[in-house]
Pistol ribozyme, 64 nucleotides, folded computationally. It matches the Rfam family "Pistol ribozyme". Gene Ontology term of the family: catalytic activity.
RNA sequence: AGUCGUGGCGGCAACAUUAAACAGGCAUUAAGCCGCCAGCAUUCCCCUUAUUGGGGAGGUUGCA
Numbered sequence: 001a002g003u004c005g006u007g008g009c010g011g012c013a014a015c016a017u018u019a020a021a022c023a024g025g026c027a028u029u030a031a032g033c034c035g036c037c038a039g040c041a042u043u044c045c046c047c048u049u050a051u052u053g054g055g056g057a058g059g060u061u062g063c064a
């Protein structure tokens, strides 16, 4: 230098060809490790469809 924990940047971790994880301060939440921006996924409502689908709202919480 690479891959990866939703995407970009940064942080915190991990792994060595794989893309996972019991890790990522502690707990909590459906809400994914964290911040900003997103709004991918997740939640609720409405519409439609044989099935696939479309629209709107919202965007874990607390303590260091």
Stems, first nucleotide, its partner, number of pairs: 002015002005012001006038006025063003032040001043057005